[in-house]
RNA sequence: CCUAGCAACAGGCCGAAUCUCUCCGGCGGAGAGAACGGGGGACCCAAACUCUGGGGUUUAGUCCUUCCCUUGGGAGGACGGGGCACCUUCAGGCCCUAACCCGACAGCUAACCUCGUAGGCCCCUGAAAGGAAUAGAA
Numbered sequence: 001c002c003u004a005g006c007a008a009c010a011g012g013c014c015g016a017a018u019c020u021c022u023c024c025g026g027c028g029g030a031g032a033g034a035a036c037g038g039g040g041g042a043c044c045c046a047a048a049c050u051c052u053g054g055g056g057u058u059u060a061g062u063c064c065u066u067c068c069c070u071u072g073g074g075a076g077g078a079c080g081g082g083g084c085a086c087c088u089u090c091a092g093g094c095c096c097u098a099a100c101c102c103g104a105c106a107g108c109u110a111a112c113c114u115c116g117u118a119g120g121c122c123c124c125u126g127a128a129a130g131g132a133a134u135a136g137a138a
Stems, first nucleotide, its partner, number of pairs: 011122004018034007035117006045107001053105001054102004061079008080097005086131004090126002
């Protein structure tokens, strides 16, 4: 000097998953509130479903081809959906399309009831247009 790894702090990204307070204890635990998010749940409306069971969270759906196997899984493709650093549009590029839950049962749904606040990552284009906010100076 270069490269790689680990830890801490700071700044950020995906996501609802953040902030404040109280008590007991001694660095942990138990609660409460706000905020954000989900589920159940009338009239009215909708529906004609119910073994080809049905349903929920979520972007994570639909169709086609092919391989192994014949419960299913793998590999591709198309359409659709989601994310990329203040927001929208435009142009360009990169990535994701999983996982889990309820347990015979749920359309929408005011009042009402109820649940969650995890986990995983990082150097992240634009003298393109428009807008918003903040800081500094006068």